The part of an RNA shown here (large-subunit ribosomal RNA, domain II) has 693 nucleotides and comes from Amborella trichopoda. The source organism's lineage runs through Eukaryota, Magnoliopsida, Amborellales, Amborellaceae and Amborella.

[in-house]
Context: one part of a larger RNA
RNA sequence: GCCGGUGACUCAUAGGCAGUGGCUUGGUUAAGGGAACCCACUGGAGCCGUAGUAAAAGUGAGUCUUCAUAGGGCAAUUAUCGCUGCUUAUGGACCUUAACCUCGGUGAUCUAUCCAUGACUAGGAUGAAGCUUGGGUGAAACUAAGUGGAGGUCUGAACCGAUUGGUGUUGAAGAAUCAACAGAUGAGGCAUGGUUAGGGGUGAAAUGCCACUCGAACCUAAAGCUAGCAGGUUCUCCCCGAAAUGCAUUGAGGCGCAGCAGUUGACUAGAUAUCUAGGGGUCAAGCACUGUUUCGGUGCGGGCCGCGAGAGCAGUAACAAAUCGAAGCAACCUCUAAAUACUAGAUAUGACCCCAAAAUAAUAGGGGUAAAGGUCGGCCAAUGAGACAAUGGGGGAUAAGCUUCAUAGUCAAGAGGGAAACAACCCGGAUCACCAGCUAAGGCCCUAAAUGACCGCUCAGUGAUAAAAUAGGUAAGGGUGUAGAGACAGCUAGGAGCUUUUCCUAGAAGCAGCCACCCUUGAAAGAGUGUGUAAUAGCUCACUGAUCGAGCGCUUUUGCACCGAAGAUGAAUGGGGCUAAGCGAUCUGCCGAAGUUGUGGGAGGUAAAAAUGCAUCGGUAGGGGAGCGCUCCGCCUUAGAGUGAAGCAAUUGCACGAGCAGGUGUGGACGAAGCGAAAGCGAGAAUAUCGGC
Numbered sequence: 001g002c003c004g005g006u007g008a009c010u011c012a013u014a015g016g017c018a019g020u021g022g023c024u025u026g027g028u029u030a031a032g033g034g035a036a037c038c039c040a041c042u043g044g045a046g047c048c049g050u051a052g053u054a055a056a057a058g059u060g061a062g063u064c065u066u067c068a069u070a071g072g073g074c075a076a077u078u079a080u081c082g083c084u085g086c087u088u089a090u091g092g093a094c095c096u097u098a099a100c101c102u103c104g105g106u107g108a109u110c111u112a113u114c115c116a117u118g119a120c121u122a123g124g125a126u127g128a129a130g131c132u133u134g135g136g137u138g139a140a141a142c143u144a145a146g147u148g149g150a151g152g153u154c155u156g157a158a159c160c161g162a163u164u165g166g167u168g169u170u171g172a173a174g175a176a177u178c179a180a181c182a183g184a185u186g187a188g189g190c191a192u193g194g195u196u197a198g199g200g201g202u203g204a205a206a207u208g209c210c211a212c213u214c215g216a217a218c219c220u221a222a223a224g225c226u227a228g229c230a231g232g233u234u235c236u237c238c239c240c241g242a243a244a245u246g247c248a249u250u251g252a253g254g255c256g257c258a259g260c261a262g263u264u265g266a267c268u269a270g271a272u273a274u275c276u277a278g279g280g281g282u283c284a285a286g287c288a289c290u291g292u293u294u295c296g297g298u299g300c301g302g303g304c305c306g307c308g309a310g311a312g313c314a315g316u317a318a319c320a321a322a323u324c325g326a327a328g329c330a331a332c333c334u335c336u337a338a339a340u341a342c343u344a345g346a347u348a349u350g351a352c353c354c355c356a357a358a359a360u361a362a363u364a365g366g367g368g369u370a371a372a373g374g375u376c377g378g379c380c381a382a383u384g385a386g387a388c389a390a391u392g393g394g395g396g397a398u399a400a401g402c403u404u405c406a407u408a409g410u411c412a413a414g415a416g417g418g419a420a421a422c423a424a425c426c427c428g429g430a431u432c433a434c435c436a437g438c439u440a441a442g443g444c445c446c447u448a449a450a451u452g453a454c455c456g457c458u459c460a461g462u463g464a465u466a467a468a469a470u471a472g473g474u475a476a477g478g479g480u481g482u483a484g485a486g487a488c489a490g491c492u493a494g495g496a497g498c499u500u501u502u503c504c505u506a507g508a509a510g511c512a513g514c515c516a517c518c519c520u521u522g523a524a525a526g527a528g529u530g531u532g533u534a535a536u537a538g539c540u541c542a543c544u545g546a547u548c549g550a551g552c553g554c555u556u557u558u559g560c561a562c563c564g565a566a567g568a569u570g571a572a573u574g575g576g577g578c579u580a581a582g583c584g585a586u587c588u589g590c591c592g593a594a595g596u597u598g599u600g601g602g603a604g605g606u607a608a609a610a611a612u613g614c615a616u617c618g619g620u621a622g623g624g625g626a627g628c629g630c631u632c633c634g635c636c637u638u639a640g641a642g643u644g645a646a647g648c649a650a651u652u653g654c655a656c657g658a659g660c661a662g663g664u665g666u667g668g669a670c671g672a673a674g675c676g677a678a679a680g681c682g683a684g685a686a687u688a689u690c691g692g693c
Stems, first nucleotide, its partner, number of pairs: 001693006011091012026048003032042002052059002062074004094232003102221001104219003112196001114194005120188001121186001123155003126151001130147006159183001161181001163180005198214001200210003207216001235627006245258003249254001259383001262379007272348007284336001285334002290330003294326005301319001303316002306313002351369005386411003390407006416427003431601004436597003442591003445576002450588001452587002455584003463578001473560010490547001492545003496520002503513001526541001530539002602617002605614002628682001631678001633676003640670001647666003651662004
């Protein structure tokens, strides 16, 4: 891992409610008695009910409060005893699972300290004290050579240890092995026997060690400890169907009350739409208030300054109160002021059936059916981690797949179609069947459906990501100017004179700079538009003629395009590919879902039965209803059974399903159905458990 067994809401005693039954001349017994047991029978202590109210005396269909029958509170009634189910309480209380605490014991054959008795430590090296002799001295000190053999001395086996690396890591081994390594006469190592015990011992001290167990050993008991935690919790079908919110909580992943579900009652009835009437101070807007803000006018006042002995007088660029004009801003501003929402009132239904029959049509009336609400009760759950996108807000950075409210939505608990894929987006809510039809969103080349129609735009593969900024991209408009008295562009010719104007300057001649910017000739030509020179010169422009022959220039708006445009494996409109199969209008078709229609079947609601109609049948937590099956027992038969029971195997049929039934084979002795009664009553999950492989 697989297969097969086992495996979890029970029982007792009380309370509540529902269903059902007995009695209602109110109901009922408990312990005990009861001739073997259980019954029958007996047993009326007791309990519930028959009157409440008041703290109570008390009073009584009333009573209490009170001066008060002024008002108000409670009451003005109600059975009871069994059985079954649901639920609550107390118990282990659905099952499995702690770490711990406590009582009483067992351990020092491991290991820690200590005690007693023993035995162990190759070889080599160094050479302390002391002593001897010589030297030395008055005697010493001192000194040399010997001798001597000290030491938690050196080197190095046994022995004891364990610093590094490799191997090993389902090992040869639950700590080893290999190669190096440290101590090795010492606080040395070892053997045997003994001592100290868990709220303790021992500890050259590491919370170390105390039998592979140590921040408190092990064993039994309390013990099914407790767990607001985690996992698991077994057959079928049908009906309904949530919550993730508020308040409170030593509360925040738990509980309580409320809200929302189910079920069962009572009462009421207009859900919805339209109209009318309300209150409001939100959006917007505004500046009349409160604040804030800019410019301009007037300019209290301070400052500066002048005069003056002082009082005071005069002036003043900037500042500046107040006021006037213009222009703004505000969640904690409002002279104004919506839409929605909310409240109230009025009016109104649509479908089907019947009265209802008679050629059709129309109008009106009465009755009924189903659907769609609300309020108050009884019983009894789950939920109290929500998520996302939209809108209105707060926090944050008008960041977050961020956080926190409000409103409605979807998911949660919702399948199907679309969005390539994609809980929360768009369409739409799946009772079952069909090789039928119509549509929604979205689509019609790949790919179900027009390679449709018509009018435009785009050339960028834009489409198929983005801003400021940029540009004779292109299409369509508006305004304005100019033009057959010939424009715009090109080509050709001119573009002069006084004059090198005056000034300035080394020079300044149209063109460094300053001032002025007139006159003449003319078709036209600036005291000069730009190059250029040291200054001139030269080139060019404005301006004009000729040529040419019809539009040209400036500005502005809109549509679609261009650039701006950088990301990590190679590359993505879904891909191929597309010039439409792109974008903007218009039109007609078609495709497209579990939507809807059609045909057929099923279920529940509408009190029950039948028919018909109507609306209904997605579903997690959860509630309710109806059933199937296993084991054992009772009853009527005990059906059946070696002419073959149960079980097993493949198989056929029936039932919405749990399942049931038939024949066949195998098997070789029990055993079905019906009606009841009772549970050790249904497994795929618990890192379940036992067994097998």
Overview
Its Rfam family is "Bacterial large subunit ribosomal RNA".